[in-house]
This is a predicted structure of an 89-nucleotide RNA (c-di-GMP-I riboswitch aptamer) from Paenibacillus lentus. The sequence is in RNAcentral, with records from Rfam.
């Protein structure tokens, strides 16, 4: 040096809940506020899954502001790709 593994001093990150602002919505920013997390760093049509469904497309029905399918919308704190800090092995 490099790659795996644990393990965590100093330190980092921030769930849910509340307030505020934004969206149709899922959700997003921001305070607060810690449930956890050894990558809860980062990457979202060029891997897979998962939510939304206002607009648009196609479909079923026709008493209907209806139903159901598709995301270039949204989740990285779902899996997963990548990149990395300190010990000790």
């Nucleotide at each position: 040096u490099a790659u795996u593994u644990c393990u965590u001093u100093u330190g980092g990150c921030a769930a849910a809940g509340c307030u505020a602002c934004u969206g149709a919505a899922a959700g997003g920013u921001a305070g607060u506020g810690a449930c956890g997390c050894a990558a809860a760093g980062c990457u979202a049509u060029a891997g897979g899954g998962a939510c939304u469904u206002a607009c648009u497309u196609c479909u079923c029905g026709g008493u209907g502001u209806g139903a159901g399918a598709a995301a270039u919308g949204u989740c990285a704190g779902c899996c997963a790709g990548u990149u990395g800090c300190a010990g000790a092995a």
The coordinates come from a structure-prediction model, not an experiment, and the mean pLDDT is 78. Of the family's consensus pairs, 80% are formed in the model.